[in-house]
RNA sequence: GAUAGAGGCGCGUUUCGCCAUCAGUACCCGCCGCCGAUGCCGUGCAGGGCAGGCCCGGGGAAAGGGACGGACGCCGAAGGCAGCCCCCGCUGCAAAGAGGGCUGUACUGGGCGGGCAGACUAAGAGCUGUCCGACUGUCGCGGCUGGGAACAGUUUGCGGAGAGCUAUC
Numbered sequence: 001g002a003u004a005g006a007g008g009c010g011c012g013u014u015u016c017g018c019c020a021u022c023a024g025u026a027c028c029c030g031c032c033g034c035c036g037a038u039g040c041c042g043u044g045c046a047g048g049g050c051a052g053g054c055c056c057g058g059g060g061a062a063a064g065g066g067a068c069g070g071a072c073g074c075c076g077a078a079g080g081c082a083g084c085c086c087c088c089g090c091u092g093c094a095a096a097g098a099g100g101g102c103u104g105u106a107c108u109g110g111g112c113g114g115g116c117a118g119a120c121u122a123a124g125a126g127c128u129g130u131c132c133g134a135c136u137g138u139c140g141c142g143g144c145u146g147g148g149a150a151c152a153g154u155u156u157g158c159g160g161a162g163a164g165c166u167a168u169c
Base pairs, nucleotide, nucleotide: 001169002168003167004166005165008075010074011073012072013071014070016069017068019066027059028058029057030056033054034053035052038051039050040049041048043094044093045092046091047090078108079107080105081104082103083102084101085100086099088097089120109136110135112133113132114131115130116129117128118127138160139159140158141157142156143154144153145152146151
């Protein structure tokens, strides 16, 4: 250097299944009463558009986001960060944000639990980062056990990181 391979509550994708949430919300119907110039279209400015609003009674969702399962592809899997591009809400401008693509990057071994932080998109449920903790695979240096040795084993101690580890060439 090439090829193959192993971590396990392993990773990613998914127009698939299912469940909860969204939400007794939006919306629709009815209706006694109450209120009085506002309200809504994410935020700011400008424009444009739509509608009376609330209570009460009867009906009552969906999308997006998510857990689990299946299927598929995998083991720097992938994620993070940076840059550029595309794209989204009634229109323009502005800021930030959601989603997607490409490039770069030795930032991260892996999942789990807890703390903290992040984001206009229901909730941060989930996600991402980081810190702490124990765990786990792996390798190194020791301990212990077996062995003449090579070496093997180990619910043992400390340490390292995927630029790794194992096998073959």